Two RNAs folded together computationally: RNase P RNA and transfer RNA, 495 nucleotides in total.

[in-house]
Parts: sequence; C1' cells; structure tokens
RNA sequence: GGAGUGGGCCAAGCGUCCGCGGUCGCCGAAAGGCGGUCGAGGAAAGUCCGAGCUCCACAGGGCAGGGCGCUCGCUAACGGCGAGGCGGGGCGACCCGACGGAUAGUGGCACAGAAACAUACCGCCCUGCUUCGCCAAGGCUUCGCAGGACAGGCCCGCCGAGGUCUUGGCGAAGCAGGGCAAGGGUGAAAUGGUGGGGUAAGAGCCCACCAGCGGUGUGGUGACACGCCGGCUGGCAAAACACCCGCCCGGAGCAAGGCCAUAUAGGGGGCGAUCCUGGUUCGCUCGCUUCGGCGAGCUAGUCAGGACGGUGUUGGCCCGACACCGCACAAGCCCCGGGUUGGCCGCUUGAGGCUGCGGGCAACCGCAGUCCCAGAUAGAUGGACGCUCUCGACAGAACUCGGCUUAUCGGCCCACUCCACUC
RNA sequence: GGGCCCAUAGCUCAACGGUAGAGCGGCCGGCUCAUAACUGGUUGGUUGUAGGUUCGAAUCCUACUGGGCCCA
Repeated sequence: GGAGUGGGCCAAGCGUCCGCGGUCGCCGAAAGGCGGUCGAGGAAAGUCCGAGCUCCACAGGGCAGGGCGCUCGCUAACGGCGAGGCGGGGCGACCCGACGGAUAGUGGCACAGAAACAUACCGCCCUGCUUCGCCAAGGCUUCGCAGGACAGGCCCGCCGAGGUCUUGGCGAAGCAGGGCAAGGGUGAAAUGGUGGGGUAAGAGCCCACCAGCGGUGUGGUGACACGCCGGCUGGCAAAACACCCGCCCGGAGCAAGGCCAUAUAGGGGGCGAUCCUGGUUCGCUCGCUUCGGCGAGCUAGUCAGGACGGUGUUGGCCCGACACCGCACAAGCCCCGGGUUGGCCGCUUGAGGCUGCGGGCAACCGCAGUCCCAGAUAGAUGGACGCUCUCGACAGAACUCGGCUUAUCGGCCCACUCCACUC
Repeated sequence: GGGCCCAUAGCUCAACGGUAGAGCGGCCGGCUCAUAACUGGUUGGUUGUAGGUUCGAAUCCUACUGGGCCCA
C1' cells in the first nucleotide's frame, strides 16, 4: 500500500423566527394568555418467540394438543445470549450448523436395476450325467510302397499304419444340484475402504492401516478427547408419523380491565329434569281398649340425609370436585336484538439509563453515586429563511420490557488476518 | 393497536414427497348464407418470492411479499 475478518458508535450540521403535544409556575371567574422545560428509532417494522400487567378461572388425576432438542452457564423467562464440544467451509483472521434416537414400532425409497431390505441377471467355482475333440495304455481285426528268380515288414515274436471297443487323463458345450457376493451393469444410494495373504471360487475368512460399533481406563462439572481390548461391523430419511426419550406449557389479550356520567323496554328465543330412608304434623281407614288413648297402613305437607338427573364452572376432552335447581309463568345458563358510544384511570419510574469500583474468560451479577429521558385519543415531533459539506438511506411511538428476524445512502473508531514492497 | 387465514394456467379449482392436471377461456379449422350451439386439433405454469431439509419439494421447515377476515 492492497485485499479482508470481527466488534462498537453515529444517522448531515449550525443559527433565527413561527407552529404542534405533554408538564411545571404565574395571571385570569372561565375560555385562555405569558414564561420555563421535555418531545421518535436502531430498527419505533414483522408480530416470530419469551415475560410483566389485567381479566376469566383455579382440590386433584389422566388423556389429547402445542413447543423445544450437543454440553455447561446467564436470565424474570426464552426457540435468546455467552463459553465450550463435535461436524463443515476458508491459506488465515474468522464464519456456518433444526447438532437427541433409524440394532422399539408403523410406513416410505419414484424411474432404472436381478435385487431398495433380505436378493442373484450376466458372471466366478465345485460335483454328477450326456455329447464331441485330443492324448496314453490294452484287446480284437485289416494292411505292410517299389525293385530283384521266388517268397518276404523283419534278425520269428516283435515293429509300423489304419479301423473298432474298453479304461484313464485333459479340453469344450449342454443339463441338473450346490457354493460365492470379488467383478460387470442400474441407480441418489448396492451391504465398511485400500493393500496383502488365503481359497475350488470367493468373502473380515485372516492380517496391517483407516472409518465405525461395544466394553474399559485416564482427563474433564459435562458435551467429549486420548489410550487399550474385543467381535470383525449391511443403507438413507425423524424439516415421515396422531413414533420413542428428556424438558416446558391453563385461556385471552390494554379494543385486557376498572370507575363516573349518559342511555334504555329490563325486549325476544332456547335448554332441561324424581325416587328412597328417617323424624314430625294434620286427615282418613282398620285393629285393640280400662273410652283417656295406643298400634299399623295410606294420602298430603314440612324438615334432614342419601341416591339419581339437569344446568353452570373447572376456557380441548374424561374422571372427579364445587355451586344452584328438580314440577315452576322459577333459579341458572346460552343465543339473538336494542340503547349509550362522552370523560377519568390503566399510561409510563422501569427486570430503567449513565458513570465509577468489584466479581466472572464471557453472557451477566453486586455495590456506590447520579439522572428523569414522548405519552397523544383523530392522534403532537413540523414549516420558512440563511450558511456549510461528501447533498443525506431505511423508516416513524400508541400498555411496557428482553430477544430474534427483516429494511437501511453512507461515515467514524478499535482489534485482528493474508499478500506485496521498503528499512 | 391486537388475533387469525389464504396464495397453483387468463378465471374457478385438483394433485400419498416421485413427469403439475380438469372445466371454462384463447388460437387454427369443420358445420352454417352468417352467428351461436355442436365438433376436430392446438396453446398456455420460474406452483407469490428467497433460502434450507431430501437422491428428488406445489407438497416439509424458515424468512419475506401481496391479499382477506375478526375483536371495544
């Protein structure tokens, strides 16, 4: 000097004037006026997670449903963050990872291919049978150039050639039975990889190294790492499942919810149900009677208890629990409709910001000091002028926080890496 | 402000993770004097966008984009 990596910060600046929202002080009976002071963001966004807060509800148990998923820590909590492990990428600084389980189950793997989860098409090899060819041995049989006077293979039990049969060996083809998974071919994927030994041919069948699995020892809180031993070891996908394992989760949302004022007809429709036991009272019937009553049964009322049933709540379902009701123009609950649609609270001081010190590798935590930093309800944060520059991105609060994700012209700072050159 | 749903051809809709189809429409003919109806053939898709999982994605997951519905 160039190329890059990680982190942090800023988001054109300054001045004057006018305006808008909140709040405080003063003036004013009020309306309002004057003055002071504060007034969008790193994402206020998407509403993707987690909480606070509020209401509904809450003895408990089970099922269903949803979410998360390497380890340890941080935190109010989290699917967030920090550190670490493992895997992948980059020369490197560094970056990325939905990263539990596929020897528990139910399913899937199109086309091609023999076979996609238990298979053999081509192929390699062994055995048997049949056929053919070649070679060797043996038996039987036929033949032994020509020439010389005749005979004759010959030196008389052997030689050579041909045919045929038998036996053995080798080779080829076919059929049958068997072994193999090395090679070919198909595919995204073919039953650990490479090399050597071994074998009829092969194969973790055996051996070395590598990968993986199991056991064990050491180190580490742990994920895991390293060493040793062993049997030699068959895929992929759980972002397939109302699969397994571990952990977490009640529902709704500030248009939650509360108060005051106003308004109005307390409107219309629907749901749905009885028995037993005991006490007591009245009446009726029967029996006994010493005429005072006593006992039994029935009906009705009432009280208590139990069972059963109904409704509601337990904001998915079931059990269970609780409350109310059970023959009445109920209570309770549900649905539909109508009216009011003004004001106040919730509402911004909070898991808050900044600075310093301390602990921790860090996320973060503790202590001390200091600060108050939008709160509208048709919804404020804008406009004009002037100056400067590199001519200015994405975008704007609506209950509040912690995160994530997405959008974003550019600028500044810190730390680090690689390359080139110079000293 | 808050809660939820959807996106496939010009339109309306299909499609167990395995070559994206159907009806209507468009175009070229046939029939007819002509049009419609009828009929023969044909055309048409980055499955809203971008990443990821998988051998393979319209389908599964994530983030965006564009529509729609509900709540005092």
Rfam match: Bacterial RNase P class A. Rfam's curators write: Ribonuclease P (RNase P) is a ubiquitous endoribonuclease, found in archaea, bacteria and eukarya as well as chloroplasts and mitochondria. Rfam classes the family as a ribozyme. Its mean pLDDT, the model's own confidence on a scale to 100, is 76.